Predicted 3D model of a 73-nucleotide RNA (transfer RNA) from Candidatus Roizmanbacteria bacterium CG09_land_8_20_14_0_10_41_9. The coordinates come from a structure-prediction model, not an experiment, and the mean pLDDT is 81. The source organism's lineage runs through Bacteria, Bacteria candidate phyla and Candidatus Roizmaniibacteriota. It was read from a public genome assembly. Rfam family: tRNA. From the family's description: Transfer RNA (tRNA) molecules are approximately 80 nucleotides in length.
[in-house]
RNA sequence: GCCGUCUUAGCUCAGUUGGUAGAGCAACGCUUUCGUAAAGCGUAGGUCGUCGGUUCGAUCCCGACAGACGGCU
Numbered sequence: 001g002c003c004g005u006c007u008u009a010g011c012u013c014a015g016u017u018g019g020u021a022g023a024g025c026a027a028c029g030c031u032u033u034c035g036u037a038a039a040g041c042g043u044a045g046g047u048c049g050u051c052g053g054u055u056c057g058a059u060c061c062c063g064a065c066a067g068a069c070g071g072c073u
Stems, first nucleotide, its partner, number of pairs: 001072007010025004019056001027043005049065005
């Protein structure tokens, strides 16, 4: 220098023929306990990497850029 894959909650990851995003763990609250842990119930938490384009509508399709990983030279 070229090619490919990935980027979604604090962490690990789903998701969708394009129609306003979820799980587990973690956090917080409540129940239980003399108390803690465990268990049960609930709550909060996201500009879906950034910027543009297509579309009535984009996490999803297209382009550029940034970062991570891998391959080739």